[in-house]
RNA sequence: CGAGCCCACCGGGUGACCGCGGAUCUCCGAGGAAAGUCCGGACUCCACAGGGCAGGGUGCUGGGUAACACCCAGGCGGGGCAACCCGACGGAUAGUGCAACAGAGAGCAGACCGCCGAUGGCGUCGCCUAAGAACGGCGCACAGGCAAGGGUGAAACGGUGGUGUAAGAGACCACCAGCGCCCCGGGCAACCGGGCGGCUGGCAAACCCCACCCGGAGCAAGGCCAAGCAGGGACAUCGAUGGCCCGUCGAUCAAGUCCCGGGUAGGCCGCACGAGGCGGUGAGCGAUCGCCGUCCCAGAUGGAUGGUCACCGGGGCGCGCAAGCGCCCUACAGAAUCCGGCUUAUAGGUGGGCUCGAAAA
RNA sequence: GCCCCGGUAGCCCAACUGGUAGAGGCAGUCGGCUUAAAACCGAUCCAGUGCGGGUUCGAGCCCCGCCCGGGGUA
Numbered sequence: 001c002g003a004g005c006c007c008a009c010c011g012g013g014u015g016a017c018c019g020c021g022g023a024u025c026u027c028c029g030a031g032g033a034a035a036g037u038c039c040g041g042a043c044u045c046c047a048c049a050g051g052g053c054a055g056g057g058u059g060c061u062g063g064g065u066a067a068c069a070c071c072c073a074g075g076c077g078g079g080g081c082a083a084c085c086c087g088a089c090g091g092a093u094a095g096u097g098c099a100a101c102a103g104a105g106a107g108c109a110g111a112c113c114g115c116c117g118a119u120g121g122c123g124u125c126g127c128c129u130a131a132g133a134a135c136g137g138c139g140c141a142c143a144g145g146c147a148a149g150g151g152u153g154a155a156a157c158g159g160u161g162g163u164g165u166a167a168g169a170g171a172c173c174a175c176c177a178g179c180g181c182c183c184c185g186g187g188c189a190a191c192c193g194g195g196c197g198g199c200u201g202g203c204a205a206a207c208c209c210c211a212c213c214c215g216g217a218g219c220a221a222g223g224c225c226a227a228g229c230a231g232g233g234a235c236a237u238c239g240a241u242g243g244c245c246c247g248u249c250g251a252u253c254a255a256g257u258c259c260c261g262g263g264u265a266g267g268c269c270g271c272a273c274g275a276g277g278c279g280g281u282g283a284g285c286g287a288u289c290g291c292c293g294u295c296c297c298a299g300a301u302g303g304a305u306g307g308u309c310a311c312c313g314g315g316g317c318g319c320g321c322a323a324g325c326g327c328c329c330u331a332c333a334g335a336a337u338c339c340g341g342c343u344u345a346u347a348g349g350u351g352g353g354c355u356c357g358a359a360a361a
Numbered sequence: 362g363c364c365c366c367g368g369u370a371g372c373c374c375a376a377c378u379g380g381u382a383g384a385g386g387c388a389g390u391c392g393g394c395u396u397a398a399a400a401c402c403g404a405u406c407c408a409g410u411g412c413g414g415g416u417u418c419g420a421g422c423c424c425c426g427c428c429c430g431g432g433g434u435a
Base pairs, nucleotide, nucleotide: 001357002356003355004354005353006352007351008350009349010348012312013311014310015309016308017307018306020029021028022027023026031332035343036342038341039340040339041338042337043218044217045216046215050246051245052244053243055214056213057212058211059210060074061073062072063071064070075089076087077086078085079084090209091208095207096206097203098202112150113149114146115145116144119143120142121140122139123138124137125136126135158176159175160174161173162172163171177200178199179198182195183194184193185192186191222269223268224267225266231260232259233258234257235256237251238250239249240248276295277294278293279292280291281290282289283288313330314329315328316327317326318325319324362434363433364432365431366430367429368428371387372386373385380418389405390404391403392402393401411427412426413425414424415423
């Protein structure tokens, strides 16, 4: 210098004028995603959230956390020369099921071409004969044997080489790949290394099995005040209670609960001090956690957080030897109970670490 | 806030339990019929299933993430 990988971060600044919301006299006022609402919690009510079935979710191991489908570290598999990245990554020996077309055969498989035809059969020749049997040679491919090779397919019952045989085959042997039981060593574990023995297909983002997790609803939760209206029905069973059952609690004849109808469309609380921000320090490989100091940092409810001007920034293009000048761009978006994540959108820019290649010193 | 459904040719809609990747109607084009046209008859054209990725031998169908549209509820 070129190509690339990872991590962290910024995402305009200052001033003037006009304007808005909240506290109440001087301050504060959008974001890294406030977004999608995909997960997880806090909080509130129902019972303090209980048991079972159904349903849903998660899925290598260990750790972190309030919790998670998130994060960290490790294992295994895959990709890349590498830095590094990606992985729904439990079980196919619990069972059920699926595999179109092609092909002989697709799941305790099968024989189209092919190989053999040792054995049996048939024919022929030889030997011997009166003739035959028996024996031997050759042939046929009839019975039958085989699955090495060809061919089909995404997949053909493990691969390569040898032994063996009539031809062959894990039938046997060596090595390799995988699976499972057992043993030894290492590791908390996933798993790794070695030994022995037997065997060999795929799909669980098909049903399912195993392990673990999940009660329901959601700030329009929920509570209080004010205003307003018209009642009607059900109840020994009903309601809380949600898909069902059990259990628990409340109500026990009306001042109760539920349903339908009617009325209201106002205010206050919840509601902003929190798993909080910043700085330091200690533990830990790390996620993270502990301690100390310091700060207060939006609360609207048709919904504030804006507009104009000037100057300075950042980037690109053009002109120019240069200083500089001119033009253009300056994104995505925008709180609504709060928080931790994930995902998606984003003009442009900064810092740090690392890899590969080339060249120079 | 909570929840559900859908996206296939220019338009409307099928596609069973995943199996040759896609049926039909309207519209379009061409031909026939007709003096000419409509109707009718015949032929033909038009899609790779909203986008991206994954599972699988194989995806419109199964799974994940986005985009767009519609609906329910207090």
Molecule: RNase P RNA; transfer RNA
Organism: Acidimicrobiia bacterium